[in-house]
Molecule: Glycine riboswitch aptamer
Organism: Bacillota bacterium
RNA sequence: CGACGCGCAUUGGGAGAGACCCUCGGGGCGCCGAAGAAGCAAGUUGCAACCUGCCAGUUGCAGCGAAACUUUCAGGCAAAAAGACUGAUGCGCUGAC
Numbered sequence: 001c002g003a004c005g006c007g008c009a010u011u012g013g014g015a016g017a018g019a020c021c022c023u024c025g026g027g028g029c030g031c032c033g034a035a036g037a038a039g040c041a042a043g044u045u046g047c048a049a050c051c052u053g054c055c056a057g058u059u060g061c062a063g064c065g066a067a068a069c070u071u072u073c074a075g076g077c078a079a080a081a082a083g084a085c086u087g088a089u090g091c092g093c094u095g096a097c
Base pairs, nucleotide, nucleotide: 005093006092007091008090009089010088011087012086013085018029020028021027022026030077031076032075036073037071038070039069043064044063045062046061047060048059049058050057
């Protein structure tokens, strides 16, 4: 000097599903998954049992363990708002060549 990466701010893009029904300050049915939340596969760790001289192996129990998968708690089903993810710009951290 400053790539990649990470964080923050601003700004743009951004799906799905009833402008449903009723006796209507509420109630009912049907649906969606991309705020948030929750669940676990391979694998791995530990313990116990079997086998065995030991290692290894097998079985059982418990823990760690991802998502755009699953659940639909929350949220949503005209517009608006929100929206995972993402583009651009700026600032900050780190710092390759």